[in-house]
A computed fold for a 1503-nucleotide RNA from a Pseudomonadota bacterium, annotated as small-subunit ribosomal RNA. Its mean pLDDT, the model's own confidence on a scale to 100, is 85.

RNA sequence: GUUUUGGAGAGUUUGAUCCCGGCUCAGGAUUAACGCUGGCGGCGUGCCUAAUGCAUGCAAGUCGUACGGUCUCGAUUUCAUCGGGACAGUGGCGAACGGGUGAGUAACGCGUAAGUAACCUGCCCUCAAGUGGGGGAUAACGCUGAGAAAUCGGCGCUAAUACCGCAUGUGGUGGCUUGCCACAAGGCGAGUCACUAAAGCCGCAAGGCGCUUGAGGAGGGGCUUGCGUCCUAUCAGCUAGUUGGUGGGGUAAUGGCUCACCAAGGCUAAGACGGGUAGCUGGUCUGAGAGGACGGCCAGCCACACGGGGACUGAGACACGGCCCCGACUCCUACGGGAGGCAGCAGCAGGGAAUAUUGGGCAAUGGGCGAAAGCCUGACCCAGCGACGCCGCGUGGGGGAUGAAGGCCUUCGGGUUGUAAACCCCUUUUCCCGGGGAAGAAACCUGACGGUACCCGGGGAAUAAGCCUCAGCCAACUACGUGCCAGCAGCUGCGGUAAUACGUAGGAGGCGAGCGUUAUCCGGAUUUACUGGGCGUAAAGAGCGCGUAGGCGGUCAGGUAAGUCCACUGUGAAAGCUCCUGGCUUAACUGGGAGAGGUCAGUGGAUACUGCUUGGCUAGAGGGCAGCAGAGGGAAGUGGAAUUCCCGGUGUAGCGGUGAAAUGCGUAGAUAUCGGGAGGAACACCAGUGGCGAAGGCGGCUUCCUGGGCUGUUCCUGACGCUGAGGCGCGAAAGCGUGGGGAGCGAACAGGAUUAGAUACCCUGGUAGUCCACGCCCUAAACGAUGGACACUAGGUAUGGGAGGUAUCGACCCCUUCCGUGCCGAAGCUAACGCUUUAAGUGUCCCGCCUGGGGAGUACGGCCGCAAGGCUAAAACUCAAAGGAAUUGACGGGGGCCCGCACAAGCAGCGGAGCGUGUGGUUUAAUUCGAUGCAACACGAAGAACCUUACCAGGGCUUGACAUGCUGGAAGUAGGAACCCGAAAGGGGGACGACCUGUUAAGUCAGGAGCCAGCACAGGUGCUGCAUGGCUGUCGUCAGCUCGUGCCGUGAGGUGUCGGGUUAAGUCCCAUAACGAGCGCAACCCUCGUCGCUAGUUGCUCUCUCUAGCGAGACUGCCCUGCAAAACGGGGAGGAAGGCGGGGAUGACGUCAAGUCAGCAUGGCCCUUAUGCCCUGGGCUACACACACGCUACAAUGGACGGUACAAUGGGUUGCCACGGGGUGACCCGGAGCUAAUCCCCGAAAACCGUCCUCAGUUCGGAUUGUAGGCUGAAACCCGCCUACAUGAAGCCGGAGUUGCUAGUAACCGCGUAUCAGCAUGGCGCGGUGAAUACGUUCUCGGGCCUUGUACACACCGCCCGUCACGUCAUGAAAGUCGGCAACACCUGAAGUCGAUGAGCUAACCCCUUAUGGGGAGGCAGUCGCCUAGGGUGGGGCUGGCGAUUGGGACGAAGUCGUAACAAGGUAGCCGUAGCGGAAGCUGUGGCUGGAUCACCUCCUUU
Repeated sequence: GUUUUGGAGAGUUUGAUCCCGGCUCAGGAUUAACGCUGGCGGCGUGCCUAAUGCAUGCAAGUCGUACGGUCUCGAUUUCAUCGGGACAGUGGCGAACGGGUGAGUAACGCGUAAGUAACCUGCCCUCAAGUGGGGGAUAACGCUGAGAAAUCGGCGCUAAUACCGCAUGUGGUGGCUUGCCACAAGGCGAGUCACUAAAGCCGCAAGGCGCUUGAGGAGGGGCUUGCGUCCUAUCAGCUAGUUGGUGGGGUAAUGGCUCACCAAGGCUAAGACGGGUAGCUGGUCUGAGAGGACGGCCAGCCACACGGGGACUGAGACACGGCCCCGACUCCUACGGGAGGCAGCAGCAGGGAAUAUUGGGCAAUGGGCGAAAGCCUGACCCAGCGACGCCGCGUGGGGGAUGAAGGCCUUCGGGUUGUAAACCCCUUUUCCCGGGGAAGAAACCUGACGGUACCCGGGGAAUAAGCCUCAGCCAACUACGUGCCAGCAGCUGCGGUAAUACGUAGGAGGCGAGCGUUAUCCGGAUUUACUGGGCGUAAAGAGCGCGUAGGCGGUCAGGUAAGUCCACUGUGAAAGCUCCUGGCUUAACUGGGAGAGGUCAGUGGAUACUGCUUGGCUAGAGGGCAGCAGAGGGAAGUGGAAUUCCCGGUGUAGCGGUGAAAUGCGUAGAUAUCGGGAGGAACACCAGUGGCGAAGGCGGCUUCCUGGGCUGUUCCUGACGCUGAGGCGCGAAAGCGUGGGGAGCGAACAGGAUUAGAUACCCUGGUAGUCCACGCCCUAAACGAUGGACACUAGGUAUGGGAGGUAUCGACCCCUUCCGUGCCGAAGCUAACGCUUUAAGUGUCCCGCCUGGGGAGUACGGCCGCAAGGCUAAAACUCAAAGGAAUUGACGGGGGCCCGCACAAGCAGCGGAGCGUGUGGUUUAAUUCGAUGCAACACGAAGAACCUUACCAGGGCUUGACAUGCUGGAAGUAGGAACCCGAAAGGGGGACGACCUGUUAAGUCAGGAGCCAGCACAGGUGCUGCAUGGCUGUCGUCAGCUCGUGCCGUGAGGUGUCGGGUUAAGUCCCAUAACGAGCGCAACCCUCGUCGCUAGUUGCUCUCUCUAGCGAGACUGCCCUGCAAAACGGGGAGGAAGGCGGGGAUGACGUCAAGUCAGCAUGGCCCUUAUGCCCUGGGCUACACACACGCUACAAUGGACGGUACAAUGGGUUGCCACGGGGUGACCCGGAGCUAAUCCCCGAAAACCGUCCUCAGUUCGGAUUGUAGGCUGAAACCCGCCUACAUGAAGCCGGAGUUGCUAGUAACCGCGUAUCAGCAUGGCGCGGUGAAUACGUUCUCGGGCCUUGUACACACCGCCCGUCACGUCAUGAAAGUCGGCAACACCUGAAGUCGAUGAGCUAACCCCUUAUGGGGAGGCAGUCGCCUAGGGUGGGGCUGGCGAUUGGGACGAAGUCGUAACAAGGUAGCCGUAGCGGAAGCUGUGGCUGGAUCACCUCCUUU
């Protein structure tokens, strides 16, 4: 630049990701059907099922100008004749077309292109020639007979364009002779011999219509051929007229088409034969295309006409509305016989999800006959029915906001329906009424459609909207109802009380006279991949080789032109499709023109490539020669070590075995040890990711036989090559057969252990087997999970075997090169992991294999095997996945590092007792509710006698105990004392008797508050903590959790945050594709410890102490030292304090649907004379038990008594209470002080000093109980605390197990305080006295980091396997049984052709007779033969249904047994094989890594 107009995805496997891969959706289409709905018109279209059966009518007749006649009408009429019409028959043409259907058919059936020198052709057209003269019959008709009928017989008459001779012969055909052309069997001629035609009718005539022979044409057909034309190899061999030849027959014609004879062929892996399915095509649908699917309407071809067979007639049929026969079925019948064929148009029945009128017309188009008029035509043209499809139109248009009413929602403000409606103006497509009124007729006449289309006038918004959807895909959201129910669902999936997913409503979205659903096809699906896929791990490389067919093939020339390419010609029907254009108002529909469409055929050309052919070449391949290495193979021989056994010696009580044991062996002498011997198997060290081999595999040594490879040389051949469907061979282990052998090991088996069990793991034994020979088997994780060959594409390094160079006396070293074996790695590839000259890179060639998971490598069939079994290899059914790689977590009876009162080391406890308290359980009218492993259980309770209180019983109230609003009312209103009932609440009762604002003469009026009645509402500790807020617990004060930018990765994600050190710490340092940052850590805050300063009430003073405040001080700052350095660690100095000084507050991202609706708040639901409210009493305090947290003890480190000391935190006016007095005491009576550094609580206790007790159920211990008191409080019965006296229980240190604590800590001791009228063994605080121990990190628990494996992700309390039991479904086997299909053998065999015969019958022609006869020719009946539909018999084949029982399989919220697998899954797993076992499975043997972990070896990388 030209050409091209054409290609969209989404959901779903996961915690997330990428990939593989299936399933599903959005689109288009339909001869459709179903559901809901439905106004009109145009054009199309309408039995997909039963090629099932059919009532009734119609669908093929016509010609009188072929013929005789009958009837009738008319004319002339004496006979008779003529004319018109109709009719059955003879005759002619048609009936072979048109119309239907798709059964059969996998075929020259169809399509396409050819051939016919191997053929036919009525009617039609053109041309040539002819049409002379005779004959005998026969239907109709008449008479007659049979029969129910259908129909038939006999006799007689008659015509022809019916039939038959004769003549003529342009011609034609055959024979013979022959010319030219072509050559393939032919065509065109010439000569000659023989044979061979005809029909007339109409017309006055002209003439017309016919007839005969021939030639040609057109159109139609027959036959033949190349190519194309579904699935199945679980159909592999098929074939006897089969294949060919010769000859005869047959046909229009070729041909085994048929027959006789001869030969033995023919087809097949390029799929014969068989089975299944199917009419083929133009085209249609879809698709970007290539393709895929389909073949309805229309058109071409074929096939069929009740099923099967057969011929006749004819130009044409083996004939849909013809014939004959057989069969099935239906009908009629007088039972003797007959009739029939809607897959023509309508219509009926039946089947079915489902498919129309027993309509009109020959007006048009077309067909048959006819000279014509015309007749016939369910072809056709029309109409009817069906939204079945396509197309068009309408159901109104404009205005109209108070954004009406109603509906729905609502945060109650409003929003929405919505300009939608109403209302106003307008229009009339459609509809109705009236009027006019076609084209279609060419061509005088003739119009079914049709009074239709169309036009005009009038009327009136009038007659006309639904369906589906609204979780995502996918456009459109709310409310209510429901509560894993009812239901939805195309896939994912919704529904278990707030459902945009169910149902309804409102609203919205989509389409619209339709809309959805179902079914089917294509698409999307590059998901069968030609265009356009793959095979290391996802499905997929055959276990390995040799090699056949086939495919592919080095280099240089010549020839050829098959492939290939170009040009031209022919054809590829019409319709359809595309473009242009025209006609119906438009469109659908339709007319015209052009184009497109073939792997097609022919002709000519080109020759690069491929092929073929000829001749060369040497780089591929092979050979020769010279060397080399090796567990390559086979056979024979031979050696030593070790195990076991036997014999003998020494020797004595054990040995052996294990986690520990036992079985076993041993005093009949084992084990141990020494000597001797036997036998079998395997070959230590060397030995190595070393060598050899195609793979399996191969290992002492020697000999013999033998295969392959490598190097060098470049001597020979000259493409001899590569691959390889079938085929053949080899092929570990196990296993099988026969015969040997048998030491060790060792399935099965036995015993011992282990265990809940242990058909296992462990142990003791032990048979097959393992070994040899021969023969089978033929499979493995037969693996590099990687087919073979060739070429190309960076390197590095190690190693095995050669060669060369250099060097050297030589060897080594070094360099180069070829072949092999490993590792690392670039580009490239890959989903990633990874691969990388030994490719999984880049290319070429050939083979094998894959197409979702399960069912299943299974069933059936076939082949192989002695068997075991192997090879080949489905389907039903079922699932929405199954998978690969990688990521982040979590987990591991994986690893490494580290931390924590985690263990250990200690101290004191708990678990035992009694009591207190809480909980479970039980009980109860109620024992209110919640909390439930850690992280519920002295928890909510910082305090249940009433109250609290939520529970129970009983008694009451109903606008309510409490809030707000509205309406109405009352005037001695509100309030309310006595008094009555009552347990109280409450109910009566009613003396007395108000308030505020304004106003008035005035308690006069109005209003408010208050009251009453009523309506809204209040109220609920009723439910849901799984609807929520807030708050809290826990991991955990653990050191983590993240972000921005950058970088890496397709991505999830990684990096940072890892590594080396270090820390209490992701604390800090170093290193570093990271650099920074945030939330956490730390610090900042409070407090204690030291000092300074300032200030200070009490109580005179004031340094101190104290109180309050402000500061200082500590920072690894200094010294030494360790680490490469740093961070940091160790030691030291100074200091009150030293490496975070002690304590507190402070709780990252998140986890547990953790806890709380009863603290509060709050959505939704529920109750409303009660689930609300009040009251009295009871209960929360129950008590066979169980657990949790505590107290007090069990005593002498003690108890009792007496004496003597020393605190701190706090609290106090309804309070703390000094002091004095009383009481044994609790406490009481007085009562000062104190709103507090002032007064009080307030004696601290342990301790210390002294006395007694002396080891006991005690002077321990104090439970329990009695009595008497005190205090609080209306009130201590249920059910408080305290005191005194008396009582004096269990308990003598606590099983398994378990808790706390690392220093002013534990332990012991008391004190204070909140709650509170009262009640503390609990909680929160305070001080006093004041320890022990920590080696250490193996183990337990919890946690952090790194790493590894994973089939887990609800995350190991995970996942998951198999038997058994139950239910459902599909399927295999099965004694059998019932069908179907196609063959075969034999028997029988209709009609019919052909053949034979034909004594019976016989008009035409011939002969003889002269007649009405005979003979001949010819024909017919009959008979026989071949063939044969069908029927029968028989044994097989293929295929299907059912089938007692049986096998496995799939699926199914909560069944049983175990625990096989996933982590080292607790015995690593898996593969093949064998045995065994309830089951998963276990064991033996060989193999694999798709095994974790540790150690070692080797190799590699960096230095």

The organism belongs to Pseudomonadota, within Bacteria.
The RNAcentral record of the sequence draws on ENA.